[in-house]
Context: one part of a larger RNA
RNA sequence: UGACGGGGACCCGCACAAGUAGUGGAGCAUGUGGUUUAAUUCGAAGAUACGCGCAGAACCUUACCAACACUUGACAUGUUCGUCGCGACUCUAAGAGAUUAGAGUCUUCGGUUCGGCCGGACGAAACACAGGUGCUGCAUGGCUGUCGUCAGCUCGUGUCGUGAGAUGUUGGGUUAAGUCCCGCAACGAGCGCAACCCCUACUUUUAGUUGCUACCAUUUAGUUGGGCACUCUAAAAGAACUGCCGGUGAUAAGCUGGAGGAAGGCGGGGAUGACGUCAAGUCCUCAUGACCCUUACGUGUUGGGCUACACACGUGCUACAAUGGUACUUACAGUGAGAUGCUAAGAGGCGACUCUAAGCCAAUCCCAAAAAGGUACCUCAGUUCGGAUUGUACUCUGCAACUCGAGUACAUGAAGCUGGAAUUACUAGUAAUCGUGGAUCAGCGCGCCACGGUGAAUGCGUUCCCGGGUCUUGUACA
Numbered sequence: 001u002g003a004c005g006g007g008g009a010c011c012c013g014c015a016c017a018a019g020u021a022g023u024g025g026a027g028c029a030u031g032u033g034g035u036u037u038a039a040u041u042c043g044a045a046g047a048u049a050c051g052c053g054c055a056g057a058a059c060c061u062u063a064c065c066a067a068c069a070c071u072u073g074a075c076a077u078g079u080u081c082g083u084c085g086c087g088a089c090u091c092u093a094a095g096a097g098a099u100u101a102g103a104g105u106c107u108u109c110g111g112u113u114c115g116g117c118c119g120g121a122c123g124a125a126a127c128a129c130a131g132g133u134g135c136u137g138c139a140u141g142g143c144u145g146u147c148g149u150c151a152g153c154u155c156g157u158g159u160c161g162u163g164a165g166a167u168g169u170u171g172g173g174u175u176a177a178g179u180c181c182c183g184c185a186a187c188g189a190g191c192g193c194a195a196c197c198c199c200u201a202c203u204u205u206u207a208g209u210u211g212c213u214a215c216c217a218u219u220u221a222g223u224u225g226g227g228c229a230c231u232c233u234a235a236a237a238g239a240a241c242u243g244c245c246g247g248u249g250a251u252a253a254g255c256u257g258g259a260g261g262a263a264g265g266c267g268g269g270g271a272u273g274a275c276g277u278c279a280a281g282u283c284c285u286c287a288u289g290a291c292c293c294u295u296a297c298g299u300g301u302u303g304g305g306c307u308a309c310a311c312a313c314g315u316g317c318u319a320c321a322a323u324g325g326u327a328c329u330u331a332c333a334g335u336g337a338g339a340u341g342c343u344a345a346g347a348g349g350c351g352a353c354u355c356u357a358a359g360c361c362a363a364u365c366c367c368a369a370a371a372a373g374g375u376a377c378c379u380c381a382g383u384u385c386g387g388a389u390u391g392u393a394c395u396c397u398g399c400a401a402c403u404c405g406a407g408u409a410c411a412u413g414a415a416g417c418u419g420g421a422a423u424u425a426c427u428a429g430u431a432a433u434c435g436u437g438g439a440u441c442a443g444c445g446c447g448c449c450a451c452g453g454u455g456a457a458u459g460c461g462u463u464c465c466c467g468g469g470u471c472u473u474g475u476a477c478a
Base pairs, nucleotide, nucleotide: 001478002477003475004474005473007472008471009470010469011468012467013466015462016461019426020425021424022423023422026318027317028316029315030314031313032312033311034309035308042053043052064304065303066302067301068300069299070298073129077128078127079126080124081123082122083121084120087106088105089104090103091102092101093100094099109119110118111117131293132292134291136289140287141286142282143281144280145278147276152191153190154189155188156187157186158167159166160165171182172181173180197270198269199268200267202238203237204236205235206234207233208232211228212227215226216225217224241264244258245257246256247255248254320419324378325377326376327375328374329373336367338365341360342359346355347354348353385416390411391410392409393408394407395406396405432454433453434452435451436450437449438448
């Protein structure tokens, strides 16, 4: 100087407390361990692995296993020789296919000094080489997690100390903040904080179609003609600064109450992550050193596996019901997506869906709401709760749903009556609850990322648990 303390002082955080809803019990989904297996590819491992890499494993993906094949190779550059369009399509035979053998159709490359001269493509042989999701993340770059959006981490000059170092950065106040004020052997500065950026809340101006409709006509309908006031859209401005007033404070920084205001003291969200820590994670995104393989640890194909199942754990979904279930009826969104696409309307089907078919490259057309509200039944039961499981018949995607897809109808109707010890999230348009969209994607999610609808309870306080910051003290620690 640090680190540590079941030392001290001060402070903060959904850390506790006060509340709300859960998890832990059940069934299912999903990830992991274990076990099994020819293979169940590999990685991730307290917090910081476990709906994680995977924004989507039937083939492909795919790295794993079995079998069958190839060896200058599936891919790149160069040298030599040969052929000349390349290419596309069809057929026959063998085969699981890769592949092998053969026949046919269309077409007959560009430049040119007319020289197989240059370019381009294909084939052959041999080499240089290709190739490796092989190993090392403890050789690395890059990227990422975490402490933590915590308020810290440092430097120059000066001063003090023999020196390591100290000072500044400590102290008194204050703040979300090393934020600001005052004091001080310090005076300044940098990386962080804040601000500058985006969204949202208010107003104005400009603009008015595909949007809007107060007014005038018109219509089943903003449907159509006027219209751009309003809504909205999208560009530019304005607006909030403790600016004003009272109290308080040290006459400061600030704190507190009030006025005005759409908004008040950081208005609410986001992006933004200092010096560093964990030899944290990733050589399987990519790049890369060294090592290793080279008729195989490379490449292709078919089939299988990653989907196994006594069990254990994590994360979710659905429930156990009456604040509910069922049937009928009836309103109201916002993000977004759409041409190998979204699909209205009509018709068929109990339905998944199918047929026919308008519009839309979209503020124009389309995908397209649910909970809520109203009426009726159910009356506390393993039930008109709950839907697992299983049977039968179908639908869709796709060469192909056996291993191993999603959905529909009918039948079946399991566990489950609120969950032990323990444990998680959340402070407001939040929790809870309700549906909607999107990426990936042929098809497939209860996951993920977004969007809106309805919309609470509690917060005395900081003694205690956890994590963090500052000062101080002790130390057989560095």
Predicted 3D model of a 478-nucleotide part of an RNA (small-subunit ribosomal RNA, 3' major domain) from an uncultured bacterium.